Model confidence (mean pLDDT): 82 of 100. The RNA shown here (transfer RNA) has 75 nucleotides and comes from a Chloroflexota bacterium. Its Rfam family is "tRNA". It is annotated as a transfer RNA. The organism belongs to Chloroflexota, within Bacteria. The sequence is in RNAcentral, with records from ENA.
[in-house]
């Protein structure tokens, strides 16, 4: 240096053009003689940034940035 994957809550991950959701985790609550587990309600997001296509973009197209992998160069 080419290539292809990936990036969304505090963590692990869906949503593949039509209202951004689930477990964990964290906050209340109710049970308990208390804790705990379980049971119930809940906060939590400018979908990595930026342009651009659409009547609408997490989703499509460009460029950057960051992780990973393959490969190639050089020593």
């Nucleotide at each position: 240096g080419g290539c292809g994957a990936c990036g969304u809550a505090g963590c692990u991950c869906a949503a593949u053009g039509g209202u951004a959701g689930a477990g964990c985790a964290g906050g209340g609550g109710a049970c308990u003689c208390a804790u705990a587990a379980g049971c119930c309600c809940u906060u939590g997001g400018u979908u990595g940034g930026c342009c651009g296509u659409u009547c609408g973009a997490a989703u499509c197209g460009g460029c950057c940035c960051g992780u990973c992998g393959c490969c190639a160069c050089c020593a």